[in-house]
RNA sequence: GGGGACUUAGUUCAAUUGGGAGAACGCCGCCCUUGCACGGCGGAGGUCACGGGUUCGAAUCCCGUAGUCUCCA
Numbered sequence: 001g002g003g004g005a006c007u008u009a010g011u012u013c014a015a016u017u018g019g020g021a022g023a024a025c026g027c028c029g030c031c032c033u034u035g036c037a038c039g040g041c042g043g044a045g046g047u048c049a050c051g052g053g054u055u056c057g058a059a060u061c062c063c064g065u066a067g068u069c070u071c072c073a
Base pairs, nucleotide, nucleotide: 001072002071003070004069005068006067007066010025011024012023013022019056027043028042029041030040031039049065050064051063052062053061
């Protein structure tokens, strides 16, 4: 320098190939307990890496940029 994959909650990851952004763990509150842990119930937390474009509508499609991994040179 060129090719490919990936980037979504604090962390690990889904979203069935354009129409409601979610799970587990973690965090907070309540119940339970003499108290803690476990368990049960509830809750908060997201500019979907960034900037444009297409579309009535984009995490999803197109282009560019940045980062991580990987292959070739």
A computed fold for a 73-nucleotide RNA from a bacterium, annotated as transfer RNA. Its mean pLDDT, the model's own confidence on a scale to 100, is 82. RNAcentral holds the sequence, with entries from ENA. It matches the Rfam family "tRNA". The family's RNA type in Rfam is transfer RNA.